This is a predicted structure of a 358-nucleotide RNA (Bacterial RNase P class A) from Micavibrio sp. UBA1664.
The coordinates come from a structure-prediction model, not an experiment, and the mean pLDDT is 76.
Its Rfam family is "Bacterial RNase P class A". By type it is a ribozyme.
């Protein structure tokens, strides 16, 4: 100096005028003083705070959602941090990461064959025949070479054979034990062994561990008002029926369940913002995060406020250096804690690597 990689943050601000919305004061209004749309508010994807449902308890199924070992959290399908596999020189990055010996299925096409596996081309004669001989037919061995394919009865050197083949043999590799390190996943060494029970589960499927629905339009509360309405079916009747799927048990109501006409609620407060809150230091801990002490209080609208405008800085582009033009994704609605997508420009911190200086 380049080229890469992971992680943070900013994304406008400052002042004047006008406007608007809240909060506190204060009988009301004014006026005062304070405060007003993010990092994603966006998606409605996950968890949960809270609320409501005569249903509770155990236990089962169906659905769905997780799956390497440990950690944190209210919790989680995130989040730290390790193991192993891949992929990259390296810093990093991906992995729907548990079971193929419980079962099913599928692996086009190619090839002989794709698991009850197997002889296309070839090698070889411990056999028969014909033949002067080479050969050549008929019989048997063979899976080492060679071809097809993503995969073909483990690879790789070497002996052995008729030719061969874990037949043996060492090395690798599988599996079993065992020793040692590690919380675990696992990693390491030795020994001993048959030489491999193909791949595929983001195919069914098995195993393990979790989950009730409904949700601020939830919900209370005040006013007001109307028809505590008609009719039809259909099942039941206290030994029975409803009451988030079944069973048991216990509790509750007294009819259940379906259709058809009609009526009546458009108001107003609550819920609505004080929290698993932010911020700073300091202790722990590799890390996500704990705790311990201070300090802050930062929208609550309801046809929906959060704005215009004037100038002056930042940024980026450009040119005649003075001026023009630009400023990205984008708006809170019951709150949080996450992932996902989006996104003009700008900055900061580390760590790989490659050249060159000293």
């Nucleotide at each position: 100096a380049c080229g890469g990689a992971a992680g943070g943050c900013c994304g406008g601000a400052c002042a004047g005028c006008c406007g608007c919305c809240u909060g506190c004061c204060a009988u009301u209004a004014c006026c005062g003083c304070g405060g007003g749309a993010g990092g994603a508010a966006a998606g409605u994807c996950c968890g949960g705070a809270c609320a409501u449902c005569a249903c509770g308890a155990a236990g089962a199924a169906a659905c769905g959602a997780c799956a390497g070992c440990g950690g944190g959290u209210a919790a989680c399908g995130c989040c730290c941090g390790c193991c192993c596999g891949g992929g990259g020189u390296a810093a990093c990055c991906c992995g729907a990461g548990g079971g193929a010996a419980a079962g099913u299925g599928c692996a086009a096409c190619a090839g002989a064959a794709a698991a009850c596996a197997a002889a296309c081309c070839g090698c070889c004669u411990c056999g028969u025949a014909u033949g002067c001989a080479a050969a050549u037919a008929c019989a048997g061995g063979u899976a080492a070479g060679g071809g097809u394919g993503a995969a073909a009865a483990g690879g790789c050197g070497g002996g052995g054979u008729a030719a061969g083949a874990g037949c043996c043999c060492a090395c690798c590799g599988c599996g079993u034990u065992u020793g040692c390190g590690g919380u675990a996943a696992c990693g390491u060494a030795a020994a001993c062994g048959g030489c491999a029970u193909u791949g595929u589960a983001a195919a069914c499927c098995c195993u393990g561990u979790c989950g009730g629905a409904u949700g601020c339009a939830a919900g209370c509360c005040c006013a007001a008002a109307u028809a505590g309405g008609a009719c039809c079916c259909c099942c039941a009747u206290a030994u029975g029926a409803c009451g988030g799927u079944c069973u048991u048990c216990g509790c509750g109501u007294c009819g259940g369940g379906g259709g058809u006409c009609g009526g009546g609620u458009a108001g107003g407060g609550u819920g609505c913002u004080a929290c698993a809150a932010u911020c700073g230091u300091c202790u722990g801990g590799u890390a996500a995060c704990a705790g311990a002490c201070g300090a802050u209080g930062c929208a609550g609208a309801u046809g929906a406020a959060u704005g215009g405008u004037u100038g002056u800085c930042a940024c980026c582009g450009u040119c005649u250096u003075g001026g023009c033009g630009g400023u990205a994704c984008a708006a809170a609605a019951u709150c949080c804690g996450g992932c996902u997508u989006a996104c003009a420009g700008g900055c900061c911190u580390u760590c790989c690597g490659u050249c060159a200086u000293a």